Large-subunit ribosomal RNA, domain IV from a groundwater metagenome, 332 nucleotides, folded computationally. Model confidence (mean pLDDT): 87 of 100.
Context: one part of a larger RNA
Order: sequence, then C1' cells, then structure tokens
RNA sequence: CCCCCCUUAAGGAACUCGGCAAACUCGCCCCGUAACUUCGGGAUAAGGGGUGGUCGCCGGGGUGUCAAAGCCCUGGUGACCCACAGUAAAGAGGAUCAGCCGACUGUUUAGUAAAAACACAGGUCACUGCAAAGUCGUAUUGACGACGUAUAGUGACUGACACCUGCCCAAUGCUGGAAGGUCAAGAGGAGGCGUCAUCCGUAAGGUGAAGCGCCGAAUUCAAGCCCCAGUGAAUGGCGGCCGUAACUAUAACGGUCCUAAGGUAGCGAAAUUCCUUGUCGGGUAAGUUCCGACGCGCACGAAUGGUGUAACGAGCUGAUCGCUGUCUCGAG
Repeated sequence: CCCCCCUUAAGGAACUCGGCAAACUCGCCCCGUAACUUCGGGAUAAGGGGUGGUCGCCGGGGUGUCAAAGCCCUGGUGACCCACAGUAAAGAGGAUCAGCCGACUGUUUAGUAAAAACACAGGUCACUGCAAAGUCGUAUUGACGACGUAUAGUGACUGACACCUGCCCAAUGCUGGAAGGUCAAGAGGAGGCGUCAUCCGUAAGGUGAAGCGCCGAAUUCAAGCCCCAGUGAAUGGCGGCCGUAACUAUAACGGUCCUAAGGUAGCGAAAUUCCUUGUCGGGUAAGUUCCGACGCGCACGAAUGGUGUAACGAGCUGAUCGCUGUCUCGAG
C1' cells in the first nucleotide's frame, strides 16, 4: 500500500453524476393509523407504549385421580429486585411526499443489459363448414390441427379497468363485380410457298393436279390487368398565402390557391421542444434537474391506440424526515 471486518469526539450528505457504500429500522403484544380507492385495498401506513428476574393472587386447557395433589401448556393482575441497556448474544422492514413508464403475478440477453423490453387476461379484425383453414413432410401414402367442429381452430394488431377511439378509399393492399378494352396455349384455316406427275419449249426455262411438307389472316378463347364498387382496430395520410375589430396586440370574420381529406376529443418544452437553463408560479439562502401552469406542438394525437387510473415494481426522476466515517479529516 491492497483486501475483509470493528470502533470513532464535534458536525451530519458539507461527499458524489447520484446517499454509491454503510448506518438507522427490525421479533412478539397493546394503542393508533391519512390522502386516494376498482371498496378488495392502501396498512406492519404513519406514529406511540410494552418486553428481564423473584414472590404472591385470580383464571383457562391438558394429564392424572373416586376426588385431589403433582406435572405440562397458556392468560390476567399486584408487590418487590438488578442493570447504561431485558426480542440484553444471533436471526428479523428505514419511513414519507410527488411525478414518469408499464395495469398486475410472471418472462428475458447461460458468461457486461431484468427494463419502460417480452408475455398476459381483456379488445378488434381476417381466414376456416371439416378430406377445414394453417403447418410439417420423402411431395404422396402420411402426421399435427383434433379423436376438436365457428362459444372451435389459425393468423395479425392492441394490451387490466374507466372514458373514448374523429376525417380521408386519391395511392397501395384486400374483397366483390362483370358490360366493354387488352389478352396465352389451343381451336380455326382464308391465303401463300416448297416439292413433283403432266403439259409447253430445240434448249435454257416455264406451267403445275393430287399427295406430302412449311408458313399462316379473319374468327373463337380463361385468369390477370385496365375498368366499376366496397373496405381504416387494412398499408397509410390528416395544407399554404393574404387581409380584417374605435389605443396597441390578437383575429371570432373574409378572400384566394391546392388536396383523397386537411389533425376532431384529449394531452402538450412531454421517455416527444431544435431555438431552450422558453415564460410564469412552487420548492431552496442559492434549483440546466423536479412539480404546477402557459402553448408559435422545429417534429403529440386516438388499438404502430389517446387520456386518466387504485394496487403492484431489485424500474426511472425529484423532494423531506431519520440515520450514519460518504464527507470536514482523519485516527485506532
């Protein structure tokens, strides 16, 4: 010097990113217990008092006995005694207030993350009529689904509960439609070409039936696409400029352009706010954090859910009391 542990005057978070670590608290009995609340909770809330020994007195239970005594267990009460200290050692909650997130118990990165992430009950939508849809498979016999049958199964999103969940179907997707347009193979075969008997020609060459072969127009022809509708708890989206009121400021109001429609309720400097330590209020002697408001929301917003919310949390943030070697500042 390092590790583990114990004690420490006075002060008591001045330490530090942050009370990290440590300390306080702790069992049992009695009294007492707020806001809020889903009436269950919150709650061991908080906050107080008691706790040892000896000797009496008054009970209760058991055993035992004819009945008792005795013994064992367990209460109440009185007097006295000892100590600084009686759950005398050990083991055994620190508490409160406020906010954010997630309802909750649960699950997770075996070996840096336990969370606000995942799951969840509940909600909604879609598919599926049974040889189900969906999935596995050697692609087919087969298996799961299920020895189930739409109050079932599968898939997707949301995530208790309460109050709610606005507008847009133009785009993309899905569902339905079928008049028209487009449109494959196939069918069809107009027509053309090759070959060649024949015929013409002295020849070169020409002509060219049938057959065979090649090419091949019209016409016909499904889905799809175009098209027509529907559909948002489908993928998604939810404007700009200018003017206007008898101080000023602001604009209920008006004009104009664009759009499929221009963000409703609620919330809002927020786990979202750049400017920003916004402004005001609270708390402190002093507060970039925190709480309550305001709203020019750079760039919230309604099941990629919105806003609340009792209870819960080794979650995150701020504050207070208690307590302490975290510190003043060290020491043993």
Rfam family: Bacterial large subunit ribosomal RNA. Rfam links the family to the GO terms structural constituent of ribosome and ribosome.